[in-house]
Context: one part of a larger RNA
Formats: sequence, C1' cells, structure tokens
RNA sequence: GCCGGCGACUUAUAGGCACUGGCAGGUUAAGUCGGGAAUGACGAAGCCCCAGGGAAACCGAGUCUGAAAAGGGCGUUAGUCAGUGUUUAUAGACCCGAACCCGGGUGAUCUAACCAUGUCCAGGUUGAAGCUUGGGUAACACCAAGUGGAGGACCGAACCGACUUCUGUUGAAAAAGGAGCGGAUGAGGUGUGGUUAGGGGUGAAAUGCCAAUCGAACCCGGAGCUAGCUGGUUCUCCCCGAAAUGUGUUUAGGCGCAGCGGUAAUGAUUAUAGCUGGGGGGUAAAGCACUGUUUCGGUGCGGGCUGCGAGAGCGGUACCAAAUCGAGACAAACUCAGAAUACCCAGUGUACACGUUGCCAGUCAGACGGUGGGGGAUAAGCUUCAUCGUCAAGAGGGAAACAGCCCAGACCACCCGCUAAGGUCCCCAAAUUGGUGCUCAGUGAUAAAGGAGGUGGGAGUGCAGAGACAACCAGGAGGUUUGCCUAGAAGCAGCCAUCCUUGAAAGAGUGCGUAAUAGCUCACUGGUCAAGCGCUCCUGCGCCGAAAAUGAACGGGGCUAAGCACUGUACCGAAGCGGUGGGAUUUGAAUAUAAAUCGGUAGGGGAGCGUUCCGUGAUAGUAAGAAGCAAUAGCGGAAGCAGUUGUGGACGAAGCGGAAGUGAGAAUGUCGGC
Repeated sequence: GCCGGCGACUUAUAGGCACUGGCAGGUUAAGUCGGGAAUGACGAAGCCCCAGGGAAACCGAGUCUGAAAAGGGCGUUAGUCAGUGUUUAUAGACCCGAACCCGGGUGAUCUAACCAUGUCCAGGUUGAAGCUUGGGUAACACCAAGUGGAGGACCGAACCGACUUCUGUUGAAAAAGGAGCGGAUGAGGUGUGGUUAGGGGUGAAAUGCCAAUCGAACCCGGAGCUAGCUGGUUCUCCCCGAAAUGUGUUUAGGCGCAGCGGUAAUGAUUAUAGCUGGGGGGUAAAGCACUGUUUCGGUGCGGGCUGCGAGAGCGGUACCAAAUCGAGACAAACUCAGAAUACCCAGUGUACACGUUGCCAGUCAGACGGUGGGGGAUAAGCUUCAUCGUCAAGAGGGAAACAGCCCAGACCACCCGCUAAGGUCCCCAAAUUGGUGCUCAGUGAUAAAGGAGGUGGGAGUGCAGAGACAACCAGGAGGUUUGCCUAGAAGCAGCCAUCCUUGAAAGAGUGCGUAAUAGCUCACUGGUCAAGCGCUCCUGCGCCGAAAAUGAACGGGGCUAAGCACUGUACCGAAGCGGUGGGAUUUGAAUAUAAAUCGGUAGGGGAGCGUUCCGUGAUAGUAAGAAGCAAUAGCGGAAGCAGUUGUGGACGAAGCGGAAGUGAGAAUGUCGGC
C1' cells in the first nucleotide's frame, strides 16, 4: 500500500411539542390476589384537569390598576392516560485523541554523591629539601663537588577521557569505526558490598543525572479527566431550501437574541410585483444668495512713504490694503435653487402570495464582478461600507485552458426542429458570402510621455499664365572699413544707430569663412521653364519610443484578408425554447382531463429498501437438494428483488407484526492476511 473483519447519535429519568389510540374527567403508585411464566385482576393514597385576577388582604366569571360605572392588562373549562417520533435537561451522552493535576506504590544492577573494604598505574626524564666531604668565616652565613629522591613535575603505553576531521546516518553500532588528540602518583582509575527516592535525591552547577525516560522518573489507580480544538461519522428515493448580516459578550475561528430556511396548524383581506394618483426630501448635476477659499480690474477706510507747518493739522503718492462694485472660479463637513432613482400612502391589480403561532434548524471566516464612496499612491487577486449580479449551493454553451465574466437555470428518454452569447479558410459545426472604404505595420495579435515630409478624409488661409513653387543662368552695387569699442573689428567678437544713393533688385546684412581683409552663400531682382504650389488646424488607420531569462503576449496552422470601419443576407451554435414519449409533486379534483412545478451545500420534512433476532411457526417449502457461494442479456425510481444453471449438503421463506450491538471508503482508525 491493497484486500477482508470490526468500527461512531445510545440508554435511563424528567420536561416541551407532534401524531396515534383509550376514556370523557383521566390515571393509578406502593402493595394484594390468581398463575409455571408472559401477564391479568384488585388497589384513588397521590398527580393532572374542573376559575381566574391580584404583591397581598381579598373578590370572583371576573379581577387588577384607578377618583372612575373610563381606558387598559390578564382571564371567562377539555382534558387525561398510554404508545411512537422529535427535541431539551442531567448523566462519559456521536466516536477516537492530549499535554497536565492528584493518590498509592516500584526503582541508585544505568548514572550522581558518599561510606566500608580490596585492587591497578610498562618504560624513560628532571633532580627540591636534607645529609656528607672540601673550601670559607671569630662563629655563622656562603661556595663547590658528591649523596639524596621531592613534585595536583616532564615524555609516554596499559587505564581513563573525548579536542578535530573523515566514514557511518533503513548504521556493524538507538552515539560506533578510522586517523590524529588530552590526563596518565593524582581533586587518579577501578572491583565488590552498602546509603540517599520524586512536592524527593544527587550535582567541582550542564536544569546535568536518578535503568536508551527528566523544567520534575516509572507503574497502577482517580479516569471514559477536560478538550469553545483537529480528524472521522456507514442504505435509497421524493419536496422545500439558507447564511457568511445586526446587536451583546474576559467576545472576536465560541455563544445568546434578532435576520434569512423547513414543517404543521390557523387567519382574514391581511401581504405584495406591475400600473395610476398623491407625498416629504436636499444626493447627482449645478450655483455663489450664506459660510469659507480664490484671480483680474475700478473706487479705496486704514497703514506706509513723503511735502508744508512751531504745533494742532493740511496736502501729495507709481506701494500694501479693509470694505464695496464689475467680471471669472472652488467646496465631504457651503446651498438661493435642484433632478433621476429610492422610500412612504392610496387605488387598481397580482398571487399554490402573505401574516400569526407552535416545533425543528443551520448560518455569525464569504469570494469576485458592475456601480457610488471612505482608507491607500483616483497602487494591489489590497482594505472597509452601500447597492445589484454571479459563485458559494449551479451543471450546459462561449471566453484556447480559466469558482465569481458573457449566454443560459440540468425531472427522464430521442441518430428531431428553432435560437442565445459567440462564431462561419483548416484544426472545428457553419459564408473562402454581398456592398463601400481604410491599413502594408503580420498593425491586427500588449503600453505612455514624446518624436516623424507614412498615408486616407475634412476645414481654413496665402501665392499663381500680369507665370507661382522647385531647379538652372545672371545680378546681389555705391556713400562705407557707418559710428563706438578694439592690437585689429572692413555686413558677420561686442554696443548704439540702422540712413541715403544708383537701380529690375540688393539687409549698415541669413549662414560658412579670415588675425583682420579676402572668398563662398542667403535675403531681394531679372531670365529660362511651365501648372499648380505653400502654411495652419481637426480627424481615420498605421511608424518609432518597445530590454529577461526555452519558441511561449493570434490557442495552432496559417492569413494582405482569414485585418480594421460601416452596412446587408444566410447559416452554425446550449442540458435555453419547441416537438414526440414517459415519471413525480402541488393546486383543484377524484383517479379522466388541465395548469404550474421538479439544479442544489448547511439544514428541515416525507416515503421506502436491506441486515440480525423474536412472534405467527413443530408454518409453506426442502435429500426429486435448504442456507451460503459462483455465473447470467430479467424486474424496479432507488436501496435492492427475482428466474435459470453450477457448487453446496441441512435447513428454512414470503406475508403480517415486534425488538435492535442495523448498512462502511476514508478517522497518521483497529485486528488479520498478502
């Protein structure tokens, strides 16, 4: 891992509700009697009910409140016993699962420390004190040689340890092996016997060690501890069908109440799509009348500066500027005015609609998309509200693939038809379909500021057979090198001025150039040529801008339309709609006909199937072959149930009832097998 068996909403008591049954007041409990037993009979003590209201006195079909004969509250009799189902409470209470806490015991054969008693430490080195001899001293001291053999001394085996690294890592080993490494006469190693025990011991102290277990050992018990947590929870079909919100919470992944679901009863016109009529509003947009903000202009209090004056004061002003006037703007916390929607009321109308009550729930993590806002950066597959949709709990078609987007809501069957979104060259069902244009970029088939004689359309304006635009030929001069400045400044470093003349035209000079000149060129003019040329704006489709890790940004082939824009016709296309046949539910009916309905998680309700045992039952059946097992094209809406054949070798239905150890794929389930 697979297969097989086992494996989870039970039982008791009490209460609520529903259904069924008995009685009409209901009913027994303990107990007694009969009996082999199941059970039957007896047994009203008691319990519920028969009257309520009030805190109570008390009154009573009423009563309480109250001054009240007012109003209002609660009342003005159908129950009870049993069974079944469901739910609540108390119990382990659907099952499995802690870490812990407590009690009583068992452990120092591992290990820590200590006690008692034994034992072990190759070999080599160093050479303390002391002593001896000699020297030395007044005597010591001191010096030298020898002797001597100290030390938590040195090197290094056994022994003890464990610093580094490699191997090992389902190991040879639940801590080792290899190569090196530390201590090795000491606070040394070690044998044997003993002592200390868990709220404790021991600890040269690491929360270390106390039998591979240690921030509190192990075993049994309290114990099925508790677990607002995780996991798991077993047959079928039919009907309905949510929520992820509000509020409170030692509350936030848990609960109570409300909201939304189911079911049963009941009610009366309650309820409510659409339409009509009537309402209040202060949002969007807008506006500036208020509150604030704000630009320009006019007038300008006051201030500043300034003139006159001894002062009081008088006057002036290119400045600032209150206020005011005109014009132009801004606002979630501005509104003179003001929608659409929404909301409220009424009428009409609709409706297997709605309200109320009892019982039973689940939900309280929501997700994305559109719209209106807040937060953020007018970031996020971000966050938080409002509102609508989808998903959640929704299959089908489209979007290549793709819960939340577009279309559309699957009762079942069909090798029938029509459509939706979206498509119609091939993959791939259907147009290589008709018309008019555009695009050349494979744009289509990703992006901005910005850039460009790409190209289509439109508007405006200027020049032009008295010859435009472009090209070519020629001219482009004189005063003058204007003046200033400067070493120089001559059209052309810079500053000021920018005239006059000749002319068809020619700037006190457009650019290049020189040290400065020179030189080239332009403006401007004539000629040649010959018909359109220039500029600005709006707009369609394109171009550049454009760098990422595989070819990877049309789904692919491939396409110049099979791209884009406008327009037409046809076709394809879904579980939509229609057709044919069938089933179920509800309403109304009574089995005819009809209408509507039949996606579904949590969840509610209903109807069934099967398993084991019991009664009927010593039953039907059965050696002319039971159960079980195997094969098989039958039946049923399903769980399932038959028939036949084989095997098997003795039991055993169906029907009608009853009782449960009653249904397996999951629980790192459990036991067994492979």
Molecule: large-subunit ribosomal RNA, domain II
Organism: Merismopedia sp. SIO2A8